Notes
RNAcentral holds the sequence, with entries from SILVA. This is a predicted structure of a 1503-nucleotide RNA (small-subunit ribosomal RNA) from a metagenome.

RNA sequence: AGAGUUUGAUUCUGGCUCAGAACGAACGCUGGCGGCGUGGAUAAGACAUGCAAGUCGAACGGAUUUUCAUCUGUAGCAAUACAGGUGGAGGUCAGUGGCGCAAGGGUGCGUAACACGUGGGCAACCUGCCCUGGAGUCUGGGAUAGCCCGCCGAAAGGCGGAUUAAUACCGGAUGUGGCUACCUGCUAAUUAGUAGGGACGCUAAAGGUGGCGCAAGCUGCCGCUCUUGGAUGGGCCCGCGGCCUAUCAGCUCGUUGGUGAGGUAACGGCUCACCAAGGCUAUGACGGGUAGCUGGUCUGAGAGGACGACCAGCCACACUGGAACUGAGACACGGUCCAGACACCUACGGGUGGCAGCAGUCGAGAAUUUUUCGCAAUGGGGGCAACCCUGACGGAGCGACGCCGCGUGGAGGAUGAAGGUCUUCGGAUUGUAAACUCCUGUCAUUGGUGAACAAGGCAUUCCCGUUAACUGCGGGGGUGAUUGCUAGUAGCCGAAGAGGAAGGGACGGCUAACUCUGUGCCAGCAGCCGCGGUAAUACAGAGGUCCCGAGCGUUGUUCGGAUUCAUUGGGCGUAAAGGGUGCGUAGGCGGUUUGCUAAGUUUGAUGUGAAAGCCCGGGGCUCAACCCUGGAAUUGCAUUGAAUACUGGCGAACUAGAGUACUGGAGAGGAAACUGGAAUUUACGGUGUAGCAGUGAAAUGCGUAGAGAUCGUAAGGAAGACCAGUGGCGAAGGCGAGUUUCUGGACAGUUACUGACGCUGAGGCACGAAGGCCAGGGGAGCAAACGGGAUUAGAUACCCCGGUAGUCCUGGCAGUAAACGGUGCAUGUUUGGUGUGGGAGGAAUCGACCCCUUCCGUGCCGGAGCUAACGCGUUAAACAUGCCGCCUGGGGAGUACGGUCGCAAGAUUAAAACUCAAAGAAAUUGACGGGGGCCCGCACAAGCGGUGGAGUAUGUGGCUUAAUUCGAUCCACGCGAAGAACCUUACCUGGGCUUGACAUGCAUCUCUAAGUCGGUGAAAGCCGGCGAGUCGAGCAAUCGACAAUUUGCACAGGUGCUGCAUGGCUGUCGUCAGCUCGUGUCGUGAGAUGUUGGGUUAAGUCCCGCAACGAGCGCAACCCUUGUGGCCUGUUGCCACCCACUUUUAUAGUGGAGCACUCUGGCCAGACUGCCCUGUGAAACGGGGAGGAAGGUGAGGAUGACGUCAAGUCAGCAUGGCCCUUACGCCCAGGGCUGCACACGUACUACAAUGCACAGUACAGAAGGAGCCGAGACCGCGAGGUGGAGGAAAUCACGAAAACUGUGCCCAAUUCGGAUCGCAGGCUGCAACUCGCCUGCGUGAAGCCGGAAUCGCUAGUAAUGGCGCAUCAGCUACGGCGCCGUGAAUACGUUCCCGGGCCUUGUACACACCGCCCGUCACAUCAUGGGAGUCGUUUGUACCCGAAGCCGACCGCAAGGCCGUCUAAGGUAUGAGCGGUAACUGGGAUGAAGUCGUAACAAGGUA
Repeated sequence: AGAGUUUGAUUCUGGCUCAGAACGAACGCUGGCGGCGUGGAUAAGACAUGCAAGUCGAACGGAUUUUCAUCUGUAGCAAUACAGGUGGAGGUCAGUGGCGCAAGGGUGCGUAACACGUGGGCAACCUGCCCUGGAGUCUGGGAUAGCCCGCCGAAAGGCGGAUUAAUACCGGAUGUGGCUACCUGCUAAUUAGUAGGGACGCUAAAGGUGGCGCAAGCUGCCGCUCUUGGAUGGGCCCGCGGCCUAUCAGCUCGUUGGUGAGGUAACGGCUCACCAAGGCUAUGACGGGUAGCUGGUCUGAGAGGACGACCAGCCACACUGGAACUGAGACACGGUCCAGACACCUACGGGUGGCAGCAGUCGAGAAUUUUUCGCAAUGGGGGCAACCCUGACGGAGCGACGCCGCGUGGAGGAUGAAGGUCUUCGGAUUGUAAACUCCUGUCAUUGGUGAACAAGGCAUUCCCGUUAACUGCGGGGGUGAUUGCUAGUAGCCGAAGAGGAAGGGACGGCUAACUCUGUGCCAGCAGCCGCGGUAAUACAGAGGUCCCGAGCGUUGUUCGGAUUCAUUGGGCGUAAAGGGUGCGUAGGCGGUUUGCUAAGUUUGAUGUGAAAGCCCGGGGCUCAACCCUGGAAUUGCAUUGAAUACUGGCGAACUAGAGUACUGGAGAGGAAACUGGAAUUUACGGUGUAGCAGUGAAAUGCGUAGAGAUCGUAAGGAAGACCAGUGGCGAAGGCGAGUUUCUGGACAGUUACUGACGCUGAGGCACGAAGGCCAGGGGAGCAAACGGGAUUAGAUACCCCGGUAGUCCUGGCAGUAAACGGUGCAUGUUUGGUGUGGGAGGAAUCGACCCCUUCCGUGCCGGAGCUAACGCGUUAAACAUGCCGCCUGGGGAGUACGGUCGCAAGAUUAAAACUCAAAGAAAUUGACGGGGGCCCGCACAAGCGGUGGAGUAUGUGGCUUAAUUCGAUCCACGCGAAGAACCUUACCUGGGCUUGACAUGCAUCUCUAAGUCGGUGAAAGCCGGCGAGUCGAGCAAUCGACAAUUUGCACAGGUGCUGCAUGGCUGUCGUCAGCUCGUGUCGUGAGAUGUUGGGUUAAGUCCCGCAACGAGCGCAACCCUUGUGGCCUGUUGCCACCCACUUUUAUAGUGGAGCACUCUGGCCAGACUGCCCUGUGAAACGGGGAGGAAGGUGAGGAUGACGUCAAGUCAGCAUGGCCCUUACGCCCAGGGCUGCACACGUACUACAAUGCACAGUACAGAAGGAGCCGAGACCGCGAGGUGGAGGAAAUCACGAAAACUGUGCCCAAUUCGGAUCGCAGGCUGCAACUCGCCUGCGUGAAGCCGGAAUCGCUAGUAAUGGCGCAUCAGCUACGGCGCCGUGAAUACGUUCCCGGGCCUUGUACACACCGCCCGUCACAUCAUGGGAGUCGUUUGUACCCGAAGCCGACCGCAAGGCCGUCUAAGGUAUGAGCGGUAACUGGGAUGAAGUCGUAACAAGGUA
């Protein structure tokens, strides 16, 4: 310090989320030790039990007990024992009395308050114990508890009688003093205080205990009384400060003040009587909600924000409510009284209790400890003291609750062990980790030793003071015996042994750390984004890694990040956000000069800002946490001194702001009255006849009862053509015929005047389009609603015919708009250009024109600057100032409830629950549009021929089946398949095999392998018989190796799955002209530029221009075929010329010679817009022409950019993963792939006469040929057969058909057509049944040119005719691939359909229009509003009743009684606020693929 998340990508806005720190925490897993802290946050719920406040005998009378002395009695001889009395000493105890119990301890209910904090005030006060000064402590009296007796009661407790004491109680005296009227001085300035004086009068006490002394008495200490001062503690008052809510706007009657009185320690409406009518409030009263406040704590860079555990200060409370008493102090936690609730005891009559003290229990809860030890220390109470009490406190215990420290070992150690995991099978990793070796000994364990915290007090003794003196007392010193909960703890010493001690979370990004397996949108994860649908680094497990470590994670909460409430430090044209507009109140802000003041401001001093904490220095526990000590800080408040620039206040002046007066012109500014014309409609009349009107097309409607059209007249209402203009006016809404009247404002010019009078403006007031409402008029046209006609699937719409409110006027209400410049008002400053409206001036002129200057308005373009960008830009969205309004994620919602306004409709103010991770702005690239422009293509058009109808062939779907194997759906369908009878074959049925049909290796077995024979069988297979070797060593025997077999193990095998894991190949867009890069430049950026533009082209082809300059992949060319010529070549090709031969004498054949020609196939030439003319002509390029075989890429082919479609193919092949392994592998036989109600695609043959049949006759090219092509000849009607010349081919086989000539047919289902079927044959082949092809004879179906629709083709093309080849034994070929013959028609043109290219535009699309997306309805869930009511809670008002108690009146000698006011609780009635619940009901949100439509986004199909 940031990061993730909206998008295809970008910038911005904006929310959500994360990383940090913290906690009185809780939960999960885990858990060795110690120190220091800390621990009922919820039910201020209820509490068993124990303890938490007593003490003093030196205040008092007693009781009791111990002991000593003594006396008496009894027993005993006595010692002695027992009982009693007296006295001394000691202990204990109830009571009277004193002090304490108001502290300490707990809790946070209440409280929004002088409760708290801070600073002041009291001249308006009190203060026990303590300190200090002064003065006293004299003299009397009567009771009472206790004890005793009696009585009542279960108890708690109470009553009566008798008797008794005091430091208890009550008189009298004294009065240093105190109080009090008054006087004087001083202070203060409201009462008043203080110093001095001071009359009358009022006003006190208590003793106890030591020492000395015979005593009187003296004296010490502790007390007591009055008083002075102090200290401490408290009371009261004031300034300032600190929560939310205006959906709480008005509150108040003791209320505000006064006078008088009462009351209090004291001021005061604190209380009362009377008088006045005040007091508070937008600077937030009153009400509601919440809350103890602070020092501080947490966080933060800070400013801030949140919090107020522990510790400390203050406050409040003590079962709930009320009340007083006592007292220095309480309205009292462990006191009293009353009421209430609850609980307990009870003899039912009545009593008792209060853990928010310490422990502890129950309850509720996610959750919070021991019914511990000790008064040793510190502190408190009492006491002269010893001492007693002290759950304050000091300790220990429990809890990883927190902080801090320590340990679980250290060093060496590579066969990098085993095991685990992964693996490309080589290895890698766990990992120096372990083992092993050598050490150490913290902590724990064990044995021993062993603290500090202790100071005091007591006894005794010495010194000093007190005293006249001793003693006593006080202070100091010595000696002695003593005081320790923690604790036999800490610490220290010794011993033994690595021995007893590691887990948690994470590993997709944020965020550090990756693989395997399992799972298969399941199970699950998740803080956000998001993972999981068969290869998951995201689930689960494992290995490994990372982080922290006696902890680690999770959850919750706070601050931070968040500049996301912005003082520091934000915004408002389009992201959320400018009020519809003006006037103006409060408020805020305010021109120039000067004087005074000193409130703000600045600065100095003083006081205060408790301690602790934080920070710094130093120190103590071995360190640290922790603790001690010093400093700083405490940003504040108050008092006081100084300064006077600025702001404020007061005063004086000024004119630049503002305003007034005068002159002038402009204007749809406003209001009222009046006037005029055009047009529509209607009425009446004339003319006149069949239609009019309306639409995309129609219909409804009007019209023969005379419409529409046309002419005339009349009526009536509304609106104001042209002028008319980003022209004018107005604050905005808005204002448009003319005239008159009334009236507002702005502007210019000119001098005078006023003298800051100004700006803004919360509330308030006024104005405020359209539509709406009320009342009364008016109503021509238009026109919601409504009716009808169309359109449509529907059409409650768009279109058409009608039509009422309304629109108009008058008066009122309403108060909203995309009331928009989406831009609040005012002022100032800051380069320009160019229009236009109004005014003034200058120069010049005939002139008012033009031109120049200037002021005010209104536009456009642009500079700096600003802006996320778009854009704004002197009319700012620039730079500044002042004031107002408004915003803080989207939805819910401008909604609900409440308030206000309104006749209503509604307006205004304005939430929450819940839900999402976005919603949004601008710009970018694409894609798309029933947007635009330009262009192309057999895309349309113009033509020719088809398909769709028939029959057949073939493929597909479907159906069927044991199987009809599989794949392929614009880009499948005569496709993979260039050949399914078996094979193929992958499918089915059946029969078999299991290291396998095939490969490699290891081990093993032997003699068999190839081949052949037999049995069985449908075959495969199974069973059996016969049966050979090769190489090396060696003389040989023999051995080894190879081959082969058997058996076993590794493995083979799979057309099983995944083309959505892949390679390769292919299709499609598309042979469309595009797709990109480098550098530069522009832009914050995505990106742009280049590649756009002007021309041109088949082309991003070329030219020109240009912030671009170049380049790459595509285009073109290079390649092949073909078209012309030349050269070379010369057999198997050719045969013109020459020679020879033959005979059927020809334009013939054969041979030779030859290579001219044709041809073969190699090289070369040729075509390049090269030449001419021309087009606005520079170029590119186009048009025309010449020449040429060919002319503008000559024709055809091959060639397919970046990419798209998760396109196709795991079944061609290859291949990851998964799956099968006596089977999903392999072999075999048979069957199937050929199955047939049907549908579709592609073809063939036809329907005929441009034809068919027969006869005759002519002309190709390109291919292939050895298991092949096969001549002549013969046989057969023919398919074919016999036979075999020739040919491994320019040599042989080899024969085109249409066309042409002639004849027949004569328009007919025929001499068309050939399906189907029958018979007879042929060929191939182990084999033609399922299921081949061909031939002959016979049979002779549908079909007479094909609906909607649809396909191909632009020239040697379409159409048409035949020929060849691959596959192949044969063939389903009518298919596919080629070849040649004959050989057209048409193209005006680009409006339309389809596809495509470029530019531009809009977009809410980006899975990209097969997109996105809205609303009702139906279902489920959730939260919420209304709701007859009902329940609870808080509170007001009125009234009733009224305990205790204070006060008061009365009665009583008194005790006491009784009454009154007030009042807690209670009751009655009636309101208000808040909350819960409810039949039913309203909308809202969410949910998977539900229903209906299609509203919005493109001109979204009606902007």